A computed fold for a 73-nucleotide RNA from a Parcubacteria group bacterium, annotated as transfer RNA. Model confidence (mean pLDDT): 81 of 100. The sequence was found in a public genome assembly.
RNA sequence: GCCGAUGUAGCUCAGUUGGUAGAGCAACGGUUUUGUAAACCGUCGGUCGUCGGUUCGAGUCCGACCAUCGGCU
Numbered sequence: 001g002c003c004g005a006u007g008u009a010g011c012u013c014a015g016u017u018g019g020u021a022g023a024g025c026a027a028c029g030g031u032u033u034u035g036u037a038a039a040c041c042g043u044c045g046g047u048c049g050u051c052g053g054u055u056c057g058a059g060u061c062c063g064a065c066c067a068u069c070g071g072c073u
Stems, first nucleotide, its partner, number of pairs: 001072007010025004019056001027043005049065005
């Protein structure tokens, strides 16, 4: 230098054919316990890597760039 994959909550990951973004764990609160843990109930948490484009509407489609990983030279 070229090619490919990945980028979504604190972490691990879903998200179908474009139609208001979810789960588990963690955190916090409550019930229970002498107390902790466990269990159960509830709550919080996101500019979907960045910038632009297409569209009535983009996590999803298109382009450029950034980061990580892999391959080729």